[in-house]
RNA sequence: AGUAGAGGUCGCGCUGAUCAAGAGUAAGCUGCCGGAUGUGUCGGGCACAGGAGAAGACAGUGGAAAGGGAAAAGCGCCGAAGGAAGGAGAAGGCCGUUAUCUCCGACCUGGGCAUAUGGUGAAGAACCAUGUGACUGUCAUCUGGCAGGAUGGAGAGCUACU
Numbered sequence: 001a002g003u004a005g006a007g008g009u010c011g012c013g014c015u016g017a018u019c020a021a022g023a024g025u026a027a028g029c030u031g032c033c034g035g036a037u038g039u040g041u042c043g044g045g046c047a048c049a050g051g052a053g054a055a056g057a058c059a060g061u062g063g064a065a066a067g068g069g070a071a072a073a074g075c076g077c078c079g080a081a082g083g084a085a086g087g088a089g090a091a092g093g094c095c096g097u098u099a100u101c102u103c104c105g106a107c108c109u110g111g112g113c114a115u116a117u118g119g120u121g122a123a124g125a126a127c128c129a130u131g132u133g134a135c136u137g138u139c140a141u142c143u144g145g146c147a148g149g150a151u152g153g154a155g156a157g158c159u160a161c162u
Stems, first nucleotide, its partner, number of pairs: 001162005008078001011077005018070002028061004033056001037049004042096003081109003086104005110136002113133008138153006
């Protein structure tokens, strides 16, 4: 340097028939109250709607969807994958900015679990970030007759073969 492997009993990710939830919620329509604003992610501008009644509250009618979740089966794998400063493009667009989508990405994390705080979220789900805890795999040093034990490190690692 190349090839092949291991960590597990919820290993990681993708798709996913079907299902739950979202939700009797939102939109729309009607009535009544109300009485001047509202919509176009956010700001400015512009446009549109509005005393022939805006926003909002109450009542009736009406009745979704997305993101996220579980799952048979299948696929790709073991930096599997997750996050991420920054950058490029798309859509939208009058401008700015940011929300949205796709790609590149220094840098951080061995892995799953539990838990606290914070974030996203309809949510007691799930995911993400940080901290803590024991467990687990691997290597190094020390210890031990052995089994094992203590401490520490990180996946650009570890093991086997050529």
The RNA shown here (Lysine riboswitch aptamer) has 162 nucleotides and comes from a mouse gut metagenome. Rfam family: Lysine riboswitch aptamer. Rfam describes the family as follows. Riboswitches are metabolite binding domains within certain messenger RNAs that serve as precision sensors for their corresponding targets. Allosteric rearrangement of mRNA structure is mediated by ligand binding, and this results in modulation of gene expression. This family includes riboswitches that sense lysine in a number of genes involved in lysine metabolism, including lysC. Gene Ontology term of the family: lysine biosynthetic process.